[in-house]
RNA sequence: GCAAGUAUAAUUUAAAGGUAAAAUAAUAGCCUUCCAAGCUAAAAAUACGGGUUCAAUUCCCGUUACUUGCU
Numbered sequence: 001g002c003a004a005g006u007a008u009a010a011u012u013u014a015a016a017g018g019u020a021a022a023a024u025a026a027u028a029g030c031c032u033u034c035c036a037a038g039c040u041a042a043a044a045a046u047a048c049g050g051g052u053u054c055a056a057u058u059c060c061c062g063u064u065a066c067u068u069g070c071u
Stems, first nucleotide, its partner, number of pairs: 001070007010024004018054001027041004047063005
C1' cells in the first nucleotide's frame, strides 16, 4: 500500500427494517447479630458523519479504531 472482518450498558452476548432484550459487575433496599449467599428495585448502551425508507442496531457510502491475510 491492497483486501476482508468487527464496533450495542462498566464487561460478555441477543435483536436480521417496526422504535433496544438479558446475564455478570456496581448502586439502593429487604433478609442476617455481622459478612457472604439469596430476593427486590432503579440506572446505564447501538463508534462517528451522511444516504435510502413512513420508519435504520439492521440496508448503502465514507471516516475512525481494532483484528486477520497478501505484498
This is a predicted structure of a 71-nucleotide RNA (transfer RNA) from Nephromyces sp. ex Molgula occidentalis. The gene name in the source record is trnG-UCC. It matches the Rfam family "tRNA". Its family is annotated with triplet codon-amino acid adaptor activity in the Gene Ontology. The family's RNA type in Rfam is transfer RNA. Its mean pLDDT, the model's own confidence on a scale to 100, is 83. The source organism's lineage runs through Eukaryota, Sar, Alveolata, Aconoidasida and Nephromyces.